[in-house]
RNA sequence: GCGGUGGUAGCACAAUGGUAGUGUGCGAGCAUGCCAAGCUCGCGACAGGAGUUCGAUUCUCCUUCACCGCU
Numbered sequence: 001g002c003g004g005u006g007g008u009a010g011c012a013c014a015a016u017g018g019u020a021g022u023g024u025g026c027g028a029g030c031a032u033g034c035c036a037a038g039c040u041c042g043c044g045a046c047a048g049g050a051g052u053u054c055g056a057u058u059c060u061c062c063u064u065c066a067c068c069g070c071u
Base pairs, nucleotide, nucleotide: 001070002069003068004067005066006065007064010024011023012022013021018054025043026042027041028040029039030038047063048062049061050060051059
C1' cells in the first nucleotide's frame, strides 16, 4: 500500500429500513433476625461525517480505531 471482518449501555452480545432489546452491572424498594440468593421498578448506548429515503443502527461513500490476510 491492497483486501476482508468488526466498532451498539460500565462489561458481554442481539436486532437489520419503521419505538434499539437481552444478560450482567449500577440505584431504589420488597422480602429476611442480618447477609447472600430471589422479586419489582428505574438508569444508561447505535465510532465520526456526508448521501439515498417519507423514514437509516440497518443501504452507499469518506474518515477513524481494532483484528486477520496479502504485498
The RNA shown here (transfer RNA) has 71 nucleotides and comes from a Polyangiaceae bacterium. Its Rfam family is "tRNA". Lineage of the source: Bacteria > Pseudomonadati > Myxococcota > Polyangia > Polyangiaceae. Its mean pLDDT, the model's own confidence on a scale to 100, is 82.